[in-house]
Order: sequence, then structure tokens, then C1' cells
RNA sequence: GCUCUGCUGGCGCAAUGGUAGCGCGCAAGACUUCUAAUCUUGAGGCUGUGGGUUCGAGUCCCACGCAGAGUG
Repeated sequence: GCUCUGCUGGCGCAAUGGUAGCGCGCAAGACUUCUAAUCUUGAGGCUGUGGGUUCGAGUCCCACGCAGAGUG
């Protein structure tokens, strides 16, 4: 240099073009003599950045950035 893969809450991952969810973690409450465990509730994202297509984009297209793999 070229090719490919990935980028989504604090972390790990989902999500047929149609309201972005799950687990862990965090906070509060219940339970308990207290803690742990368990149960309930809640906060936390505008999906790497900028454009395009579309009535509608995390998803499709383009460029860029970052990380990883392969190859000369």
C1' cells in the first nucleotide's frame, strides 16, 4: 500500500428498514438482627465522525477516524 472484520449505556453483547433491548455492574426499596443471596423498581445510549438514499437508517451507500486480522 491492498483486502477483510469490528466500532451500540461503565463492561460484555443483541436488535427483519418501523418505539434501541438483554446480562453483568450501579442506585433505591423489599426481605434479613446485620451482611450476603434473592425479589422489585430506577438511572444510564440519541448507536465512532460527517454526508447520502428513503415516508422512515443501528441496519443500505460513500468518505474519514480508531482497533484487529491477512497479504506484498
Predicted 3D model of a 72-nucleotide RNA (transfer RNA) from Mollisia scopiformis.
The RNAcentral record of the sequence draws on ENA and Rfam.
Rfam family: tRNA. It is annotated as a transfer RNA.
The coordinates come from a structure-prediction model, not an experiment, and the mean pLDDT is 81.